[in-house]
Context: one part of a larger RNA
RNA sequence: GACGAACGCUGGCGGCGUGCUUAACACAUGCAAGUCGAACGAAGCGCUUAAGAUGAUUUCUUCGGAAUGAAUUUUAAGCUGCUUAGUGGCGGACGGGUGAGUAACGCGUGAGCAACCUGCCCAUAAGAGGGGGAUAACAGCUGGAAACGGCUGCUAAUACCGCAUAAGACCACAUUGCCACAUGGCAAAGGGGUCAAAGAUUUAUCGCUUAUGGAUGGGCUCGCGUCUGAUUAGCUAGUUGGUAGGGUAACGGCCUACCAAGGCGACGAUCAGUAGCCGACCUGAGAGGGUGAUCGGCCACACUGGAACUGAGACACGGUCCAGACUCCUACGGGAGGCAGCAGUGGGGAAUAUUGGGCAAUGGGGGAAACCCUGACCCAGCAACGCCGCGUGAGGGAAGAAGGCUUUCGAGUUGUAAACCUCUGUCCUAUGGGAAGAAGAAAGUGACUGUACCAUAGGAGGAAGCUCCGGCUAACUACGUGCCAGCAGCCGCGGUAAUACGUAGGGAGCGAGCGUUGUCC
Numbered sequence: 001g002a003c004g005a006a007c008g009c010u011g012g013c014g015g016c017g018u019g020c021u022u023a024a025c026a027c028a029u030g031c032a033a034g035u036c037g038a039a040c041g042a043a044g045c046g047c048u049u050a051a052g053a054u055g056a057u058u059u060c061u062u063c064g065g066a067a068u069g070a071a072u073u074u075u076a077a078g079c080u081g082c083u084u085a086g087u088g089g090c091g092g093a094c095g096g097g098u099g100a101g102u103a104a105c106g107c108g109u110g111a112g113c114a115a116c117c118u119g120c121c122c123a124u125a126a127g128a129g130g131g132g133g134a135u136a137a138c139a140g141c142u143g144g145a146a147a148c149g150g151c152u153g154c155u156a157a158u159a160c161c162g163c164a165u166a167a168g169a170c171c172a173c174a175u176u177g178c179c180a181c182a183u184g185g186c187a188a189a190g191g192g193g194u195c196a197a198a199g200a201u202u203u204a205u206c207g208c209u210u211a212u213g214g215a216u217g218g219g220c221u222c223g224c225g226u227c228u229g230a231u232u233a234g235c236u237a238g239u240u241g242g243u244a245g246g247g248u249a250a251c252g253g254c255c256u257a258c259c260a261a262g263g264c265g266a267c268g269a270u271c272a273g274u275a276g277c278c279g280a281c282c283u284g285a286g287a288g289g290g291u292g293a294u295c296g297g298c299c300a301c302a303c304u305g306g307a308a309c310u311g312a313g314a315c316a317c318g319g320u321c322c323a324g325a326c327u328c329c330u331a332c333g334g335g336a337g338g339c340a341g342c343a344g345u346g347g348g349g350a351a352u353a354u355u356g357g358g359c360a361a362u363g364g365g366g367g368a369a370a371c372c373c374u375g376a377c378c379c380a381g382c383a384a385c386g387c388c389g390c391g392u393g394a395g396g397g398a399a400g401a402a403g404g405c406u407u408u409c410g411a412g413u414u415g416u417a418a419a420c421c422u423c424u425g426u427c428c429u430a431u432g433g434g435a436a437g438a439a440g441a442a443a444g445u446g447a448c449u450g451u452a453c454c455a456u457a458g459g460a461g462g463a464a465g466c467u468c469c470g471g472c473u474a475a476c477u478a479c480g481u482g483c484c485a486g487c488a489g490c491c492g493c494g495g496u497a498a499u500a501c502g503u504a505g506g507g508a509g510c511g512a513g514c515g516u517u518g519u520c521c
Base pairs, nucleotide, nucleotide: 001520002519003518005517006516007515008514009513012390013389014388015387016386017385018383019382020348025346026345027344029343030342031341034090035089036088039087040086042084043083044082045081047078048077049076050075051074052073053072054071058067059066060065097301098300099299106226107225108224109223110222111221112220113219116218117217121214122213123212124211125210126209127208129163131161132160138153139152140151141150142149143148168195169194170193171192173190175188176187177186178185179184199206200205227273228272229271234264235263236262239261240260241259242258243257244256245255246254276298277297278296279295280291281290282289283288303324304323305322306321307320326337327336328335329334354380356379357378358377362376363374364373365372366371393423394422395421396420403414404413405412406411427462428458429457430456431455432454433453437448465510466509467508468507469506470491471490472489476505477504478503479502480501486493487492
């Protein structure tokens, strides 16, 4: 000098930041990923029309009745409006958290892929013809305490499956040209084989299929760098290489069979310990040393271990399956769960916050849109935890008041300090006004927020402490104590006049802080 700090004493305001460093300990409760009815059938509600039934009221009446038809209700059709459980699509692989593991191509940096993939997006080219069989929802029956099912029957689609077409792509065959960095790559013509599609609608559009290119995002390989220990010296059998095959988007012992006996190591293998890495941050004149909080990039993980499915993308935090530990429910047969998301609870600890508001902005998902969702985010709350700014008044005022302390008893000091006089209004309080952040012309849309800010009024009123005073090191006297009580960073003080202990007066330093402790330079 610095800090994600803690502790002690003290504490007025504002702005901007920061806030479980320990138990990757266990978690009550709420929320954190949905959306689309313009893909689809269905159900419910509502509206209109038609038919039927009951029929208030009113009029006429020969008192028998006739006409009118509010309202209720049933059926059918239609429409549009709303709501949804289900099928289907897209998104749940982003965003958010944590640092357990990892000494590794994990990260950083620089190259390579003639060995690769890429949903949504952009550009270009071509196309979408004609069919089929199911199934959830639903209905009936039925099992179970529940979670959750089973059987039968019905139905739709942008769900599923054949057929046609093939600009084109892929596959094998054979030809030519060009290129190259080794395996090789590209292009062209040839005949052969395989491969598509889906519609919706408010008629504006939005979708669907194939191909090429782009963009973005990823995958893989390599050079160099990346802590400590030799009181760890040898390690290795899929091990090292080859052939063949499988597998992958792709290369590869990645995997399998066979063959060979290799491969690494004192330039530190192996083993053990520790650790996420970096941009950066702290310090330092620099070289260097230390750290890896917040913010940004990459990686890894999601109760512990293992596995795959779906998908453009996962071996998937709020998906599935299996095993384990733990917790909960149970009718004992069986089930449910995973805060290292945001709050919050217990525990651990010296120690770290609200079970808050809003989608107004920025951004993300879905949707044609309206819009919906969003504990991302924007804000507010708590904490002097940090940095920065402001205030706690200003000018005058000597009878140098009183009081305190000291005294050589003369006085000195506190000290212009106070009182007192004249002012000011930053902050504060009250009242009134009142934003920007909100956009593409208008209109509408603000959680923060009646906030910031402005005006008026009020009144010095409401706002100073902490540490130190032997030397280092700025700042001294008195009393008490008497090697006691105590102090102390080092030297050291204290045993009867202690500037070093305790108190008081005075002084020095910093100041809403001041000291102490811890850690790094």
A computed fold for a 521-nucleotide part of an RNA from an uncultured bacterium, annotated as small-subunit ribosomal RNA, 5' domain. It matches the Rfam family "Bacterial small subunit ribosomal RNA". The RNAcentral record of the full RNA draws on ENA, Greengenes and SILVA.